A computed fold for a 118-nucleotide RNA from a Gammaproteobacteria bacterium, annotated as Guanidine-I riboswitch aptamer.
[in-house]
RNA sequence: CUUGAUGACAACUAGGGUUCCGGCUUGUUACAGGCAGGCGCUGGUCCGAGAGUUGUCGGCUUGCCUGACCGCAGUCUAUGUCAGGCAAGAUCCACGGCGGGACAAAAGCCCGGGAGAG
Numbered sequence: 001c002u003u004g005a006u007g008a009c010a011a012c013u014a015g016g017g018u019u020c021c022g023g024c025u026u027g028u029u030a031c032a033g034g035c036a037g038g039c040g041c042u043g044g045u046c047c048g049a050g051a052g053u054u055g056u057c058g059g060c061u062u063g064c065c066u067g068a069c070c071g072c073a074g075u076c077u078a079u080g081u082c083a084g085g086c087a088a089g090a091u092c093c094a095c096g097g098c099g100g101g102a103c104a105a106a107a108g109c110c111c112g113g114g115a116g117a118g
Base pairs, nucleotide, nucleotide: 007057008056009055010054011053012052015047016046020044021043022041023039024038025037026036027035028034060089061088062087063086064085065084066083067082068081069080093113095116099111100110101109
């Protein structure tokens, strides 16, 4: 310098805000209810991790089984290659802004295994 691989999805959690619910509060109003407004306020709905958890699938490696192939004709067959099935195994490392974006809004979401650093 070049090429290939390091995969996908789901459930949950750290975390997040306020569309809806709920709560508190103001007015209407003396009270309840209704209506209108305000406040993220422990929560429910909701969003949610490359560097968090768990699981499923895919791919990879190994073993076993089955089948096919290896100049022409016949027979046999080891090794090798390919395809399918079953089973097991492994699946590493990872410091990280500012700023911007979406949804109602925000975020460890997306830009982004980015910029940068080592």
Its Rfam family is "Guanidine-I riboswitch aptamer". On this family, see Trachman RJ 3rd and Ferre-D'Amare, RNA 2021: "An uncommon [K(+)(Mg(2+))2] metal ion triad imparts stability and selectivity to the Guanidine-I riboswitch". It was read from a public genome assembly, where an Rfam model found it.